[in-house]
Context: one part of a larger RNA
RNA sequence: GCCUCGGCUUUUGCGCAUUCAGGAUGCUGGCGAAAUGGUUUCAAUUGACCCGUCUUGAAACACGGACCAAGGAGUCUAACACGUAUGCGAGUAGCGGGGUGGCAAACCUCGAUGCGCAAUGAAAGUGAGAGGUGGGAACCCGCAAGGGUGCACCAUCGACCGACCAGGAUCUUUAGUGAAAGGUUUGAGUUGGAGCAUAUCUGUUGGGACCCGAAAGAUGGUGAACUAUGCCUGAGCAGGAUGACGUCAGAGGAAACUCUGAUGGAAGUCCGCAGCGGUACUGACGUGCAAAUCGUUCGUCAAACUUGGGUAUAGGGGCGAAAGACUAAUCGAACCAUCUAGUAGCUGGUUUCCUCCGAAGUUUCCCUCAGGAUAGCUGAAGCUCAAUCAAGUUUUAUCGGGUAAAGCGAAUGAUUAGAGGCCUCAGAGGUGAAACACCUUUGACCUAUUCUCAAACUUUAAAUAGGUAAGAAGCGGCGGCUGCUUAACUGAGCCGCCGCACUGAAUUGGAGCUUCAAGUGGGCCAUUUUUGGUAAGCAGAACUGGCGAUGCGGGAUGAACCGAACGCUGUGUUAAGGUGCCAAAGUGUUGGCUCAUGUAGACACCAUAAAAGGUGUUGGUUCAUUUAGACAGCAGGACGGUGGCCAUGGAAGUCGGAACCCGCUAAGGAGUGUGUAACAACUCACCUGCCGAAUGAACCAGCCCUGAAAAUGGAUGGCGCUCAAGCCGACCACCGAUACACAGCCAUUAGAGCAAAUGCGAGGCUCUAAUGAGUAGGAGGACGUGGGGGUUGUGACGCAGCCUUGGGCGUGAGCCUGGGUGAAACAGCCUCUAGUGCAGAUCUUGGU
Numbered sequence: 001g002c003c004u005c006g007g008c009u010u011u012u013g014c015g016c017a018u019u020c021a022g023g024a025u026g027c028u029g030g031c032g033a034a035a036u037g038g039u040u041u042c043a044a045u046u047g048a049c050c051c052g053u054c055u056u057g058a059a060a061c062a063c064g065g066a067c068c069a070a071g072g073a074g075u076c077u078a079a080c081a082c083g084u085a086u087g088c089g090a091g092u093a094g095c096g097g098g099g100u101g102g103c104a105a106a107c108c109u110c111g112a113u114g115c116g117c118a119a120u121g122a123a124a125g126u127g128a129g130a131g132g133u134g135g136g137a138a139c140c141c142g143c144a145a146g147g148g149u150g151c152a153c154c155a156u157c158g159a160c161c162g163a164c165c166a167g168g169a170u171c172u173u174u175a176g177u178g179a180a181a182g183g184u185u186u187g188a189g190u191u192g193g194a195g196c197a198u199a200u201c202u203g204u205u206g207g208g209a210c211c212c213g214a215a216a217g218a219u220g221g222u223g224a225a226c227u228a229u230g231c232c233u234g235a236g237c238a239g240g241a242u243g244a245c246g247u248c249a250g251a252g253g254a255a256a257c258u259c260u261g262a263u264g265g266a267a268g269u270c271c272g273c274a275g276c277g278g279u280a281c282u283g284a285c286g287u288g289c290a291a292a293u294c295g296u297u298c299g300u301c302a303a304a305c306u307u308g309g310g311u312a313u314a315g316g317g318g319c320g321a322a323a324g325a326c327u328a329a330u331c332g333a334a335c336c337a338u339c340u341a342g343u344a345g346c347u348g349g350u351u352u353c354c355u356c357c358g359a360a361g362u363u364u365c366c367c368u369c370a371g372g373a374u375a376g377c378u379g380a381a382g383c384u385c386a387a388u389c390a391a392g393u394u395u396u397a398u399c400g401g402g403u404a405a406a407g408c409g410a411a412u413g414a415u416u417a418g419a420g421g422c423c424u425c426a427g428a429g430g431u432g433a434a435a436c437a438c439c440u441u442u443g444a445c446c447u448a449u450u451c452u453c454a455a456a457c458u459u460u461a462a463a464u465a466g467g468u469a470a471g472a473a474g475c476g477g478c479g480g481c482u483g484c485u486u487a488a489c490u491g492a493g494c495c496g497c498c499g500c501a502c503u504g505a506a507u508u509g510g511a512g513c514u515u516c517a518a519g520u521g522g523g524c525c526a527u528u529u530u531u532g533g534u535a536a537g538c539a540g541a542a543c544u545g546g547c548g549a550u551g552c553g554g555g556a557u558g559a560a561c562c563g564a565a566c567g568c569u570g571u572g573u574u575a576a577g578g579u580g581c582c583a584a585a586g587u588g589u590u591g592g593c594u595c596a597u598g599u600a601g602a603c604a605c606c607a608u609a610a611a612a613g614g615u616g617u618u619g620g621u622u623c624a625u626u627u628a629g630a631c632a633g634c635a636g637g638a639c640g641g642u643g644g645c646c647a648u649g650g651a652a653g654u655c656g657g658a659a660c661c662c663g664c665u666a667a668g669g670a671g672u673g674u675g676u677a678a679c680a681a682c683u684c685a686c687c688u689g690c691c692g693a694a695u696g697a698a699c700c701a702g703c704c705c706u707g708a709a710a711a712u713g714g715a716u717g718g719c720g721c722u723c724a725a726g727c728c729g730a731c732c733a734c735c736g737a738u739a740c741a742c743a744g745c746c747a748u749u750a751g752a753g754c755a756a757a758u759g760c761g762a763g764g765c766u767c768u769a770a771u772g773a774g775u776a777g778g779a780g781g782a783c784g785u786g787g788g789g790g791u792u793g794u795g796a797c798g799c800a801g802c803c804u805u806g807g808g809c810g811u812g813a814g815c816c817u818g819g820g821u822g823a824a825a826c827a828g829c830c831u832c833u834a835g836u837g838c839a840g841a842u843c844u845u846g847g848u
Stems, first nucleotide, its partner, number of pairs: 001008002050065004066848006074350001076207006083200006091115003095111005119126002131157005138149004158191003161187003164183002171176002210349002213346001217339006228313009239271003242267001246263007275300003280296002283294002315331001317327002352782006362375001364373003376520002378517008389509003393506002395470005405460001406458002412454003417449001419447003424444008474500009484491001523547004528542005552563003567745007577735003580719003586732001588731006601721001612706003616703010633690005639663003645657002669684001673682002746772009783837001785834010801821004806817004
């Protein structure tokens, strides 16, 4: 699919059987002796910067780090929140008594207590019970279509309780009571309970609270053997110099008194030893003799001198010839102990592995800016469902906009140039006695044009971006209700019933909901847009993408650029970028350009060069000349009026000024230069002859050159390269990644199926598909250490430990085993527990 409802045929899937091919394991054969395996060491080639850390960014000329061993940092407790597990359940739990075979940790029982079972109100106080609609898993009926009952939960409308507002009947003792009927007011309420206890994960808070670390603060004491000062009592201090008062003698004088010579020995006097001090050498020493010394030099040395002993003054106190000096190697507030494991929004450190997911530097608030809370981003645990629904996408329809652009012979504002102009206004001039008379002129003004503009101008007006919609909660019909609405059963809203299933654009995707919580809250870069700024590897924004958190190929080098994101391998193909050699691949093909003697050039970001200039070369544009003979070259002519006029000492083409005609000619300037005192002479413009075909000028832009100077010697990456290995094009081939394709293996996620016989086996087995980056951080699963319990074992025929270029397993943490040493304990599995894993902390102790 046909059909008689039982078959026939076809397709797909699965199972079984047979056959074929490949592989693994097991068994076995061959080869095989230090090999094709394992491990270790050495050498060559290629790649490769030092870890940890804060950071936008570290190999950093940022900090910690010589090496080894041992120790070394999120713990315990209380409370709370959420999840999970277990027990009981309108209760539940232990506590305190009592009891039981028992002075019971565990058993039984009673009582009170905690939390729960009722809320609300500041309080007095009062005090809730089976509702409707929509969505709903599931169940029931039915062959089906469909119908019925509809949990939890969600949405919505009610009712009830308390509070508040308002209401006031009734009753009485006139001040109270407070019923009914109300409110778009309010509550952490009710509407057939869900809690309590224990254990545990995560998180928060208080406790030292992950560990180490201050500067400080407080309380009570100990110190004046150092040193500061006072007092008491002792001790000490060569030699010399100067020579005060007083005294004596002589001399002078009337006297007062003076002079001379002696004598005398005063003094915060001088030189200087001891002593005390400590100037210079900026000497010696500088792991010293010494945590302040030594040498020489220097200051003082009879007093404010030096010094012994005693005594007094004590820490916000003393003492101070005053330096914040000194107060026991300590002083801008001593030392010791305690509070104290003081606090730190700050620095440093924070210990095994694998797998899965995976950030933020933004919002708001903060005495907030080195920090928190809050939202966001992220993870985990789930719950409700299986077709609804959703979207950094497109399409269709529709809506809003005033940016870009455009415009200014459109408004506003700015702005250049002429042209025309009746009236009006202002200035100047002419005619005129004057005139708002006429004429000329300048400006305003008017008219039609013209040039250039606008973040805070605009008629017009994009692109991109944004909102909404693309149906069952829809569309249509009938009936009903209403205090709203209407003139009106007119409308509007709501309620009920019936009908319509071709599901109303595309594409893709399982969708929706809840709870708890970490980290983050310094960012930076690029294209485009954009603000400030002269500019910046400057500061501030927007969209997107990156780095941060990320490796790989390329850009020689490199956080961010280009390509492309990563499990472990094999084969193939490409991307960006390349193909002379370094160095994998073309000294490829083809057409042009370029020569660089101070540094030719050589590939985005990107590691600079400009204005200006070149008769270097190449190509082009425009305008001229030319067989009626140009340009260039050689040759001839280049005259007369006239020594033009003025000026000048002189000016005859040529110091200077104005003017710049005529004649003859093929041409010849009242003169382009040289020249003279002035002439002269030469030359040019101009004309002609010879020659025979192109020539001149201005500009444009390719490469090249100039412009173009810096300190260690230097960089297209180097070598080097010249019809390139340079620059501008075209084409073909090749190389090239962890990208792409295919195959194998591992893990994760999702899906599907599955064990009658005979052990294990759902924490398992088989198959299919997709995926695999990762800092902070989250989750899961494992490895290892000490101790307790259980169970099974090992050990003197050698435990543990240690050594080991022996062997094996695992992605890994690690584990098993052989040999040696060693000499007495140890291990597997299940479970409980924790002072449980080190490379770093200027870590601690010891060693080298």

The part of an RNA shown here (large-subunit ribosomal RNA, domain II) has 848 nucleotides and comes from Katablepharidaceae sp. The coordinates come from a structure-prediction model, not an experiment, and the mean pLDDT is 82. The RNAcentral record of the full RNA draws on ENA. Its Rfam family is "Eukaryotic large subunit ribosomal RNA". Gene Ontology terms of the family: structural constituent of ribosome and ribosome.